[in-house]
Context: one part of a larger RNA
RNA sequence: CUGGGCGUAAAGGGUGCGUAGGCCGCACGGUAAGUCAGAGGUGAAAUCCCGGAGCUCAACUUCGGAAUUGCCUCCGAUACUGCCGUGCUUGAGGACUGGAGAGGAGAUUGGAAUUCACAGUGGAGCAGUGAAAUGCGUAGAUAUUGUGAGGAACACUAGUGGCGAAGGCGAAUCUCUGGACAGUUCCUGACGCUGAGGCACGAAGGCCAGGGGAGCAAACGGGAUUAGAUACCCCGGUAGUCCUGGCAGUAAACGGUGCACGCUUGGUGUGGCAGGAAUCGACCCCUGCCGUGCCGGAGCUAACGCGUUAAGCGUGCCGCCUGGGAAGUACGGUCGCAAGAUUAAAACUC
Repeated sequence: CUGGGCGUAAAGGGUGCGUAGGCCGCACGGUAAGUCAGAGGUGAAAUCCCGGAGCUCAACUUCGGAAUUGCCUCCGAUACUGCCGUGCUUGAGGACUGGAGAGGAGAUUGGAAUUCACAGUGGAGCAGUGAAAUGCGUAGAUAUUGUGAGGAACACUAGUGGCGAAGGCGAAUCUCUGGACAGUUCCUGACGCUGAGGCACGAAGGCCAGGGGAGCAAACGGGAUUAGAUACCCCGGUAGUCCUGGCAGUAAACGGUGCACGCUUGGUGUGGCAGGAAUCGACCCCUGCCGUGCCGGAGCUAACGCGUUAAGCGUGCCGCCUGGGAAGUACGGUCGCAAGAUUAAAACUC
């Protein structure tokens, strides 16, 4: 000496499931592969190191020793790891009971609003802006009443409230369906954790085919503004936004914080439960579990801050970083209909 790191400095994979691999609870017995001890064999010579000798010294030459950290064999040790066997229940899973939830899929239904069509009333404006104009309107608009059509979104409730692995999920009812939580401590008996590849899911926008199209609105046209105005403002408006099937696979996919487990002072809200005390009963109150917030102790941190939902103290496994630019680019590979995605440099330069 046997690296240091990843909230914001470079760095957590968008998310899950899971293969290989890595790691793995308590007790007893066996084995002796790893591990440890002893002995033997081998580890050529030269070189290197130590001690001596010879050339007047040194380089050089030479003698002896050490070293050669390794491999093999034999005989032992058995704490730890491995392997085999037997058992255990705390990890994990199951069973039963119970309620919470915008979790997912399909079907059906509803009201408000916008737009359009038709009909009635009515008669000159409406719309729009900083101000205007384009635009709409005597072929009767705007306004108002009635009827109808159609599409999309679901006001209030609504809450640092809930659910989901993430993306995400918000009208109501029905059907199918996933997960989490609490209680009982009945069953299995380590069945576990992580996870390179792989597979699946994955906002918006985009692409292909077929539908649909109310409102909104890239592109585009027009009116303004302006020195100009390929913009901001206004009038229109097509893709798209919606549905079905397929592709694409990216985001400030963010908590900018990978997953799992254990341990470590507290206070105060809130969601879902269970138990207790009290009460006519409930709320309030006390205790425990799971989730979600705020504030803070020790500790950590460059600071900001984090602080039992850790960025504290530890363990296991994966991913990633290694000065800035060139560059997430070129070339090549893989995937894609394409757009492009993914993997991923160097010259040169500071």
A computed fold for a 350-nucleotide part of an RNA from a metagenome, annotated as small-subunit ribosomal RNA, central domain. Model confidence (mean pLDDT): 89 of 100. Rfam family: Bacterial small subunit ribosomal RNA. Its family is annotated with structural constituent of ribosome and ribosome in the Gene Ontology.